[in-house]
Notes: This is a predicted structure of a 68-nucleotide RNA (transfer RNA) from Rana omeimontis. Rfam family: tRNA. Rfam links the family to the GO term triplet codon-amino acid adaptor activity. Its mean pLDDT, the model's own confidence on a scale to 100, is 82. Lineage of the source: Eukaryota > Chordata > Euteleostomi > Dipnotetrapodomorpha > Rana.

RNA sequence: GUGGACAUAGUUUAACAAAACACUAGAUUGUGAUUCUAGCAAUAAAGGUUAAAAUCCUUUUGUACACC
Numbered sequence: 001g002u003g004g005a006c007a008u009a010g011u012u013u014a015a016c017a018a019a020a021c022a023c024u025a026g027a028u029u030g031u032g033a034u035u036c037u038a039g040c041a042a043u044a045a046a047g048g049u050u051a052a053a054a055u056c057c058u059u060u061u062g063u064a065c066a067c068c
Stems, first nucleotide, its partner, number of pairs: 001067003005063003010021004023039005044060005
């Protein structure tokens, strides 16, 4: 340089934007752990198509891979 792939909460996954773990607060406990309840937090960026886009199209950025 060329090619296709991927990018969602702190992490891993799912699609009616939800769950688990993690974090925070409270309850329980003599303390801690466990358990229960609640909360926090996300579609890589920009533009386009559509009644409606995480999902389709284009560009950019980043990641890993193959070829050279």